RNA sequence: CGUUCGGAUCUAGCGCCAGGGCUCGCCUCAGGAGGUGGCGAGUCGACGAGGUAGGGGAUCUCGGAAAGCCGGUGUAGAGGCCGGCUUACUCGGCGGGUGACCCUCGGCCGGCCUCGGUCGUCACGGUGCCGACAAACCCCGGGAGCGAUCCCGGGACACAAACCGGCGCCGGCGUGGCCCU
Numbered sequence: 001c002g003u004u005c006g007g008a009u010c011u012a013g014c015g016c017c018a019g020g021g022c023u024c025g026c027c028u029c030a031g032g033a034g035g036u037g038g039c040g041a042g043u044c045g046a047c048g049a050g051g052u053a054g055g056g057g058a059u060c061u062c063g064g065a066a067a068g069c070c071g072g073u074g075u076a077g078a079g080g081c082c083g084g085c086u087u088a089c090u091c092g093g094c095g096g097g098u099g100a101c102c103c104u105c106g107g108c109c110g111g112c113c114u115c116g117g118u119c120g121u122c123a124c125g126g127u128g129c130c131g132a133c134a135a136a137c138c139c140c141g142g143g144a145g146c147g148a149u150c151c152c153g154g155g156a157c158a159c160a161a162a163c164c165g166g167c168g169c170c171g172g173c174g175u176g177g178c179c180c181u
Stems, first nucleotide, its partner, number of pairs: 014095004019091001020044008029035001047063004053104004066087008105120005110179004115174001124171008138155007
């Protein structure tokens, strides 16, 4: 250093890179460049929140950032600021994947059986209001690297939505048979 076995921890916007962009080096077009083409090495490759009864196929939900458009404000005119809408899945590809779907099992619908409905072990559905919780982007500083880039600290308990929690409202709480009350 490699391989194999066993255990623990972490991990799902999680992991990877033969396309592509970018950086550096060399060669070439060509007398010449920061241009063309080729080769090599490197680098980029989704910002977090959510989610696991068992199996299967197949692939997520939620916002943030970014870009565009519209309106308002402001201005001599703009930039900027505020609000709304849209967008490609955030270059492309591959693998994986807790949401949703199907099957099995399970909970609930007075007990049992059959069927049915609804959900998933916090185990009926819908809806209104309130509450809570991010990271990146951005700015400042530091470090590594020739560079592209990468890492760390601070501003920053910065700012979300859904899941979640709380308070209401609406609907459902079954079919057939037997039993109990």
Predicted 3D model of a 181-nucleotide RNA (glmS glucosamine-6-phosphate activated ribozyme aptamer) from an Actinomycetota bacterium.
NCBI's taxonomy places the organism under Bacteria, Bacillati, Actinomycetota.
The sequence was found by an Rfam model in a public genome assembly.
The prediction has a mean pLDDT of 76.